Description: Predicted 3D model of a 73-nucleotide RNA (transfer RNA) from an uncultured Clostridia bacterium. It was read from a public genome assembly. Model confidence (mean pLDDT): 82 of 100. Its Rfam family is "tRNA". It is annotated as a transfer RNA.
[in-house]
RNA sequence: CGAGAUGUAGCGCAGUUGGUAGCGCGCACGGUUCGGGACCGUGAGGUCGUGGGUUCGAAUCCCGCCAUCUCGA
Numbered sequence: 001c002g003a004g005a006u007g008u009a010g011c012g013c014a015g016u017u018g019g020u021a022g023c024g025c026g027c028a029c030g031g032u033u034c035g036g037g038a039c040c041g042u043g044a045g046g047u048c049g050u051g052g053g054u055u056c057g058a059a060u061c062c063c064g065c066c067a068u069c070u071c072g073a
Base pairs, nucleotide, nucleotide: 001072002071003070004069005068006067007066010025011024012023013022019056027043028042029041030040031039049065050064051063052062053061
């Protein structure tokens, strides 16, 4: 320098065809227990990497940029 992949909650990941952003772990509170663990219930937590575009409506489609990884030279 060229090609490709990935970027969504603290961590790991789903999200099919554009139509309310979810799951597991973790965290907070409560139940259970003499207490803890395990288990059960409830809850908080997101500018969906970033800037634009298309659209009534974008995590999803289009363009630029950034970061990480892989391959090639």